[in-house]
RNA sequence: CUGGAGAGUUUGAUCCUGGCUCAGAGUGAACGCUGGCGGCGUGCCUAACACAUGCAAGUCGGACGAGAAAGGCCGGGGAAACUUGGCCGAGUAAAGUGGCGCACGGGUGAGUAACGCGUGAGUAACCUAUCCUGGAGUUGGGGAUAACCUUGCGAAAGCGGGGCUAAUACCCGGUAAUACUUGCUCUGGGGUGACUGGAGCAGGGAAAGCUGGCCUUUUUAGGGGCUGGUGCUCUGGGGUGGGCUCGCGUCCUAUCAGCUAGUUGGUAGGGUAACGGCCUACCAAGGCUAAGACGGGUAGCUGGUCUGAGAGGACGGCCAGCCACACUGGAACUGAGACACGGUCCAGACUCCUACGGGAGGCAGCAGUGAGGGAUAUUGCGCAAUGGCCGAAAGGCUGACGCAGCGACGCCGCGUGGGCGAGGAAGGUCUUCGGAUCGUAAAGCCCUGUCGGUGGGGAAGAAAGCGCCAUAGGUGAAUAGCCUAGGGUGUUGACGGUACCCACGGAGGAAGCACCGGCUAACUCCGUGCCAGCAGCCGCGGUAAUACGGAGGGUGCGAGCGUUACUCGGAAUCACUGGGCGUAAAGGGCGCGUAGGCGGCCGGGCAAGUCUGGUGUGAAAGCCCAGGGCUCAACCCUGGAAGGGCACUGGAAACUGUCUGGCUUGAGUUCCGGAGAGGAGGGGGGAAUUCCCGGUGUAGCGGUGAAAUGCGUAGAUAUCGGGAGGAAUACCGGUGGCGAAGGCGCCCCUCUGGACGGGUACUGACGCUGAGGCGCGAAAGCGUGGGGAGCAAACAGGAUUAGAUACCCUGGUAGUCCACGCUGUAAACGAUGUCCACUAGGUGUGGUGGAGGUAGACUCUGCCGUGCCGAAGCUAACGCGAUAAGUGGACCGCCUGGGGAGUACGGCCGCAAGGUUAAAACUCAAAGGAAUUGACGGGGGCCCGCACAAGCGGUGGAGCAUGUGGUUUAAUUCGAUGCAACGCGAAGAACCUUACCUGGGUUUGACAUCCCCGGAACCUGGUGGAAACACUGGGGUGCCCGCGAGGGAGCCGGGAGACAGGUGCUGCAUGGCUGUCGUCAGCUCGUGUCGUGAGAUGUUGGGUUAAGUCCCGCAACGAGCGCAACCCCUGCCCUUAGUUGCCAGCGGGUGAAGCCGGGCACUCUAAGGGGACUGCCGGUGAUAAACCGGAGGAAGGUGGGGACGACGUCAAGUCAUCAUGGCCUUUAUGCCCAGGGCUACACACGUGCUACAAUGGCCGGUACAAAGGGAAGCGAACCUGCGAGGGGGAGCAAAUCCCAAAAAACCGGUCCCAGUUCGGAUCGGAGUCUGCAACUCGACUCCGUGAAGGCGGAAUCGCUAGUAAUCGCGGAUCAGCAUGCCGCGGUGAAUACGUUCCCGGGCCUUGUACACACCGCCCGUCACACCACGAAAGUCGGCUAUACCAGAAGUGCGUGGGCUAACCCUUUAAGGGAGGCAGCGUACCAAGGUAUGGUCGAUGAUUGGGGUGAAGUCGUAACAAGGUAGCCGUAGGGGAACCUGCGGCUGGAUCACCUCCUUU
Repeated sequence: CUGGAGAGUUUGAUCCUGGCUCAGAGUGAACGCUGGCGGCGUGCCUAACACAUGCAAGUCGGACGAGAAAGGCCGGGGAAACUUGGCCGAGUAAAGUGGCGCACGGGUGAGUAACGCGUGAGUAACCUAUCCUGGAGUUGGGGAUAACCUUGCGAAAGCGGGGCUAAUACCCGGUAAUACUUGCUCUGGGGUGACUGGAGCAGGGAAAGCUGGCCUUUUUAGGGGCUGGUGCUCUGGGGUGGGCUCGCGUCCUAUCAGCUAGUUGGUAGGGUAACGGCCUACCAAGGCUAAGACGGGUAGCUGGUCUGAGAGGACGGCCAGCCACACUGGAACUGAGACACGGUCCAGACUCCUACGGGAGGCAGCAGUGAGGGAUAUUGCGCAAUGGCCGAAAGGCUGACGCAGCGACGCCGCGUGGGCGAGGAAGGUCUUCGGAUCGUAAAGCCCUGUCGGUGGGGAAGAAAGCGCCAUAGGUGAAUAGCCUAGGGUGUUGACGGUACCCACGGAGGAAGCACCGGCUAACUCCGUGCCAGCAGCCGCGGUAAUACGGAGGGUGCGAGCGUUACUCGGAAUCACUGGGCGUAAAGGGCGCGUAGGCGGCCGGGCAAGUCUGGUGUGAAAGCCCAGGGCUCAACCCUGGAAGGGCACUGGAAACUGUCUGGCUUGAGUUCCGGAGAGGAGGGGGGAAUUCCCGGUGUAGCGGUGAAAUGCGUAGAUAUCGGGAGGAAUACCGGUGGCGAAGGCGCCCCUCUGGACGGGUACUGACGCUGAGGCGCGAAAGCGUGGGGAGCAAACAGGAUUAGAUACCCUGGUAGUCCACGCUGUAAACGAUGUCCACUAGGUGUGGUGGAGGUAGACUCUGCCGUGCCGAAGCUAACGCGAUAAGUGGACCGCCUGGGGAGUACGGCCGCAAGGUUAAAACUCAAAGGAAUUGACGGGGGCCCGCACAAGCGGUGGAGCAUGUGGUUUAAUUCGAUGCAACGCGAAGAACCUUACCUGGGUUUGACAUCCCCGGAACCUGGUGGAAACACUGGGGUGCCCGCGAGGGAGCCGGGAGACAGGUGCUGCAUGGCUGUCGUCAGCUCGUGUCGUGAGAUGUUGGGUUAAGUCCCGCAACGAGCGCAACCCCUGCCCUUAGUUGCCAGCGGGUGAAGCCGGGCACUCUAAGGGGACUGCCGGUGAUAAACCGGAGGAAGGUGGGGACGACGUCAAGUCAUCAUGGCCUUUAUGCCCAGGGCUACACACGUGCUACAAUGGCCGGUACAAAGGGAAGCGAACCUGCGAGGGGGAGCAAAUCCCAAAAAACCGGUCCCAGUUCGGAUCGGAGUCUGCAACUCGACUCCGUGAAGGCGGAAUCGCUAGUAAUCGCGGAUCAGCAUGCCGCGGUGAAUACGUUCCCGGGCCUUGUACACACCGCCCGUCACACCACGAAAGUCGGCUAUACCAGAAGUGCGUGGGCUAACCCUUUAAGGGAGGCAGCGUACCAAGGUAUGGUCGAUGAUUGGGGUGAAGUCGUAACAAGGUAGCCGUAGGGGAACCUGCGGCUGGAUCACCUCCUUU
């Protein structure tokens, strides 16, 4: 010392940049919902819009004259009505003359960007009424005039004529001054100046009275004296208040850059209180401005207020100071003070009155009204207090002020109750149905009594002043009077019977609002279904929404709570404190240089900056601190502190500055030297293209991916010779050189700039940077004139294409070239401003020195350039790294979200094209940079797979089968839909199945649990019916307990309700299961390490493998899920075991036969074991892993096959297998039944079968399997039928019996290329079998029929060996039904050079604007809707300028023949004079008018682009090499994105080569 917090949102993720948004505080607020009390504050922010009504400035009789009435009393006249006089009312009211006040107080913020305000100074250039203090005086006269009387005009407002009168009104004279003023004389200071003092003389130049007391005199009145008070006049000083001047400070705009004629100064004069160009005349030609003049916009300024850690930012309401204004504009008068809010005059607009002739008015005072607006109060009380004006005073006046009223508008305080109270009540909500929660909450019991209510009591604010009573002091002759002081006493309160106190009564009257997805504290249910709606940002809502609406609950605040608006904060997001510019926004294209900024070393002086002490100021209020007063607080009071600043003054001298003296290192000059595409001009050369001429020569040339257009028999191309002309300068040539940049390339000459190396002497800070300015500035383009070979925008033709205004081709004009002049822009880039200093190294290269070396090569070393790699450091990262993007310094330029837009308007420049400077509305929640992981690429490398290729056989064509789409239908139930749906779920729809349709029936249900009643169950009839079902009979009782009655279990029937049921929906709410990538070789983790981080490393690399298989290497070391192996089948052998299997040997036996005895050797069966591991040899290889070859072996390099499927992907499939949340249904979407449908048929597709035939068909004969199945079953023999089959029934629960014949094959025969002896569809007929039933709709048999089809377009599928192909056999399902499916064996091939291509996949790498991940992203025109803006013939308006006209009121000046009291003169009556006034003239001047500009705004047919908008059109430009690399500038062209030319850039991928670098 008391002070500093962040979050959400760009991405798949990350870091950074960057905007948007939120949390805080505040308000003169408003709006919504709600509202008990009090205190203190506060309240038209809009129309400086218009105002009805009342009030807001009067007062003094002690300055002056005059002076009522109503009413009352008395008297007279009169009958009375009435009338007359007096007194009171009353020296009152009202009015008038005069004085003071009205310039204060109160209101408002329109104007004003200014000495207006703030702050500090100055005034020797000034004023100041009332007040204080000092001095002096206050004398003598005069003439009028209001009021009043009378009279005239007028509707009124008012005005005029005549007559009388007073004063502190007015005038004259006298007297006075050291003040003022004029003139003169003398004199001092100062610079003979500006200026400023002193003395003397002369002239001019004041006043008013009123009143108290006492005495005296005459006494109506009055006069005189004394003594007070007050006023008046002159004057000095003070105080107060002002005027004027100056320094400094005081908003935005340069798309306002030049402004100025009283302008700047002088002289003289006028004017003012006063300086001054304030005003006038004359003279001079100045004055201001980039440190922003002039212009435009906006605005009262300040103390302060809000915010902020502060620095700042925003604001200027209430209160206080200053200013300005008073219906708008102008003007003066009066006055001490005004150019005057409630005064005057004029003009204007508006309102009102009017008798139409004229008049009146000014709430931005207090209330109040209308209007405007989202919005802001009472036509209140009182002068009791504080203050003001007048007065001697009493007192009067005071919408200043004090109070009250209204408004939760703000701040502060209080209350709406407290304690106990669990059956955790009822009820609500949720629920997993158990419960949870509202909730001690309520009820109930016991208390308290604030506020409000009622009743009662009841302040402070009041002290002065004044009256009275005495007292003291002063003045004075005075015990009058007056003044002063204190004492006693009386009197004065709007608020208000208020604050406060007491009592009574009773928990009785007093809680809401917002929010609950994240930020942000608070969660569930229901409703809704991208609807309705929410939303501050991100975003919610498309059927389970903590985000919408309601409810329950919760959170926050609380007489309030939210919303909106605005300010500051957060925002370091304008960065002084405290930011940046290689790629995010941002370095000027480059240089020269002006102003400015900054500036080397050593001394000395000064003291402007700087530092320090003191003084003054910095109003009060406020903020802060302390104390005090209202019960506290808000609020208020007292005191203190603080106050960046400014001014004056004393001091210091390091630094900056300034003056001065010196220095050489910065900078420069000089001499020598070499290097160089540096620049300008002139001259010269060769190669090549093209053209022309001639020769040779013949049919093509040319061009492309392929072609064509084009050229060529009139002779091209090719080739040789000759000639013409223009442009460019191969090789050398190089991350080589030069230049500031743009840029510069043959040779020679001339002129010329700069840099560098080496050396000498000299100058002595001469330097750096550089706003404006000036110059240079590629290409394209423009002007004029040349030139024109090649190339080539435009253009033409040919191709390509869906199109092709392109890419490709053939031509071709501007242009490209030169001269002169414009233009002034580029990715003008190192996307990196210039200069200086400092901070490791290594290695190339250009120039030039030094040393070593005989020389050369070479080595070491210095300076200047130019590259690469890299340390520290920096960076968001990439990267930079002595050529910095490191560390510092100096100066300049530039940036502040994206789009709109480098656009519009305006200015400047340009011949034009255009350049430069440069916005806004509107719109978005981002736009970006770098890096990461993926994915992708018509990127690259490596490698796999029946992926291609090589082969064999198919599909696609036919007929049929089957599934699907479609169509149809009452229904054709549902699902599956690229690969990965489609002979799939279905391993078998005639009924059933069955979920569909039609019709019939049923409602506790076909099924589960519970309750009641009846009956055992059960068996069996009848009627109707298609059946279900309905109605109606008969028989019949068991088991357990119990004597019985009865009860119980179980089952059936009836009944009531809880409930059942649903193949109804959601596979996008799910479990489970499955498909697929893919049997692909991958997917991860722990620890460590690297990186800010996402993440990387490991897993990459070198080899190898089928493999992330293994080896080696390595900041990694290990591990897991996968691979492999372990399991099953199969191939060889062994052991064990031999029935049902087998039969070698022995015996028996047959027509034959393992048929029998016997045997278990073999086969086989089925259990166990062995065997194979790159183990062995050789070679290759890093000596490794491994590979190649070989031996042995039945088998050899995972032997063959199977089972086995990593992390994950596809919201993949399935709610219809099952399970399951939610929703829906409940006499139906449930259940039962009959019939129908799932079998439909113009078509289309998938999968199959059978074929098209001779490697075949048919006929006959003869062999050889494996694996299975069989009891409601397989079913032999035998008989029978052409056959399916029938009869039959042996045997067999099976190594025994049966199905069962295997078929192809083989042998023999036949057919002879034909729609056939191929093929069998279709149809007719006849049958068989299963089944309740073969019509819709089964299979099979026989006879007859005999279709398409002759090997299949585009396209497409399978297969690498016991495989393909081909042949048959079996099984599941199943009553029956198989070309499908699942299995089994028989016969048994061909081919693989190879990895370019297609498809899929793995690893590494690269690019990316993709991440829903290329089926991605995305651009522009067009069409539609909406929005804001620009232009536009014009039109309208505001402000303003210039010129001229005009000229009210007023003031100045002039005149003043009309009028004229005071003074003067002469005289007395008129007049004259001085002076004044009216009037007139004139100068200035407001409004107004005319003309022409400037500027801003509004509007405008039409027009231009821009923005926005779930599913419009055309194309495909960009992102990958984006399929023609892209982009920049420029020019031309085109529906559009764009295309093309010229020059430039890399912010281009890829391959090869070159060069450089790194490692060895």
A computed fold for a 1560-nucleotide RNA from a Thermodesulforhabdaceae bacterium, annotated as small-subunit ribosomal RNA. The source organism's lineage runs through Bacteria, Thermodesulfobacteriota, Syntrophobacteria, Syntrophobacterales and Thermodesulforhabdaceae. It matches the Rfam family "Bacterial small subunit ribosomal RNA". Rfam links the family to the GO terms ribosome and structural constituent of ribosome. The sequence is in RNAcentral, with records from ENA. The prediction has a mean pLDDT of 85.